[in-house]
Molecule: transfer RNA
Organism: Azonexus sp.
RNA sequence: AGGGGCGUGGCGUAAUGGCAGCGCAGCGGACUUUGACUCCGCCGGUGCGGGUUCGAUUCCCGCCGCCCCUG
Numbered sequence: 001a002g003g004g005g006c007g008u009g010g011c012g013u014a015a016u017g018g019c020a021g022c023g024c025a026g027c028g029g030a031c032u033u034u035g036a037c038u039c040c041g042c043c044g045g046u047g048c049g050g051g052u053u054c055g056a057u058u059c060c061c062g063c064c065g066c067c068c069c070u071g
Base pairs, nucleotide, nucleotide: 001070002069003068004067005066006065007064010024011023012022013021018054026042027041028040029039030038047063048062049061050060051059
């Protein structure tokens, strides 16, 4: 320099262009003498900037970051 893959809550991980789910963690409650376990509930997210579309996590372009390959 060129090519490919990935980027989603604090962490991990889903989502065929149509309400962004799940687990762990955290918070509140129930239970318990207390704590733990268990159960119920809650909080919290699409790397950045544009484009296409009625509608974008998804498609297109550029940039940034990480990983791999070629030279």